[in-house]
Molecule: RNase P RNA; transfer RNA
Organism: Clostridiales bacterium
RNA sequence: CAAGCAAGCCAGACAGUCGCGUGCACAGCGCCGAAAGGCCGUGUAUGAGGAAAGUCCGGGCUCCACAGGGCAAGGAUAACGGGUAACGCCCGCCGAAGGCGACUUCAGGAAAAGUGCAACAGAGAUAUACCGCCGCAGCAAUUGCGGUAAGGGUGGAAAGGCGAGGUAAGAGCUCACCGGCCGGCCGGGAACGGUCCGGUCCUGUAAACUCUAUCCGGAGCAACACCGUGGUGGAAGCAUACGGCCUGCCCGGCCGCUUCCGGGAGGUGGCGUGAGCGCAGCGGCAACGCUGCGCCAAGAUAGAUGACUGUCAAAUACAGAACCCGGCUUACAGACUUACUUGCACC
RNA sequence: CGGGGUGUGGCGAAGUUUGGUAUCGCGCAUGGUUCGGGUCCAUGAGGCCUCGGGUUCGAAUCCCGACACUCCGACCA
Repeated sequence: CAAGCAAGCCAGACAGUCGCGUGCACAGCGCCGAAAGGCCGUGUAUGAGGAAAGUCCGGGCUCCACAGGGCAAGGAUAACGGGUAACGCCCGCCGAAGGCGACUUCAGGAAAAGUGCAACAGAGAUAUACCGCCGCAGCAAUUGCGGUAAGGGUGGAAAGGCGAGGUAAGAGCUCACCGGCCGGCCGGGAACGGUCCGGUCCUGUAAACUCUAUCCGGAGCAACACCGUGGUGGAAGCAUACGGCCUGCCCGGCCGCUUCCGGGAGGUGGCGUGAGCGCAGCGGCAACGCUGCGCCAAGAUAGAUGACUGUCAAAUACAGAACCCGGCUUACAGACUUACUUGCACC
Repeated sequence: CGGGGUGUGGCGAAGUUUGGUAUCGCGCAUGGUUCGGGUCCAUGAGGCCUCGGGUUCGAAUCCCGACACUCCGACCA
C1' cells in the first nucleotide's frame, strides 16, 4: 500500500429569524367564569432513537385465580462453567464444520428403553444370493440343491476399515493395527482430553413419535384506582289501583315506579428518581460486579420536537416516543477509532 | 393491546396432516373441424412453490427469521 477480519463510536455542528409541546415565574388584571380556575401574552428552562420499529423472548407494575405439596396434560429450553432481577440473552471454554489465516457458524442431551420411516434404483434397506466363487447331484446343458458378503453392480447409506491366519470357498470365525462407543486409570473445576488397560450390543433419522433433565398460573396501561352523562343489561321490592303491548275477552307475561349491582362516553391519577446516567478507582481473561464523586434529562391524548438563511468539501440514511426496563431480530447514507490476518514493496 | 389465517405458471385453486416425478380448471400458442368465427378435438409452452437461512440422502411440505396481504376480539355512543 492492497485485500480482509473483529470490536467500538457518531448519527451533523455553530450562528441568526420565525413557529410548536411541557414545567416554572411574571404582569396586563385583556377575555370567559359565581368561585376555584381557564384562555391569550411576556420571560426562562427543556424537548425522540440506535433502532423509538417487529412484538420474538425475559422481567417490573396492576388486577384476577390459587393461597401447602404432588401427579397428569400442554408449552418452552438443551455440551460445560460463569454473569444477570430474569431470559431462549451475554461472556469464557470444550467439541464439530468451514477458511491459508485473522476469524466465522452450530436446536450441540439420548439411536445401547421402545415404535415409526428410508421414494426411485438395486437381488437385498435392517434383512437379502442377481452376477460371481465353492461343494454336491447330474451323461450333459444357459440344470437343480446347499454354502458364501471377499469381488462386480445399485444407492445418500449394504453388517466399522484394512492386512494376515484360516477355509471346499468364505465370513470378527481368530489375531495384529486403525476408527466409533461403553467401563476403568491418569490430567482438568467441568464439558472434555490421553501414544494406557479391558470390553464389543458398531446404518441413518428425534427441526418423526418418544425418553431424560430444567423452567412455566392467567390477563394486560383499552391493565388498574377514583368521579361520572345518556341508552342498554342484571337482581330485589311495591302494586295487581291505573295506563300501554302481546290478543277482541279472561288468565298470564313484559314495560312504565322505587332501591341496589355491573358496565360506562368524558375527566383525574397511573406517567417517569429508575434493575437510571456520566466520570474515576479497584476486582475479574471477559460478560459483569463493588466503592466514591457528580447529575436529573420528553411525558402528549388528535397527539409538540419543525421551517428558512449563512459557514464548514457535502448535510443526505433508516426512521419517529405513547406504562417502563433487559435482550434478540430487522432497516440504515456517510464519517471516525482500535486490535489482528494474508499478500506485495522497501529498510 | 391481544389472537388467528393466507402467499403455488397470467388468473383461481389442490397438494403441506403422513417429506420422495409439482397437479387441475380458465386463459395462451400451434394444428384439425367450418365458407369464416365460436363450440368441439388433439398437441404443446409457461413454476428457483413470497424472501433468506437451517435439518435431512432428499423440503411446496419440517424448523428459525423476515416481508406482504387479510380476518377477529375489546357492552354501545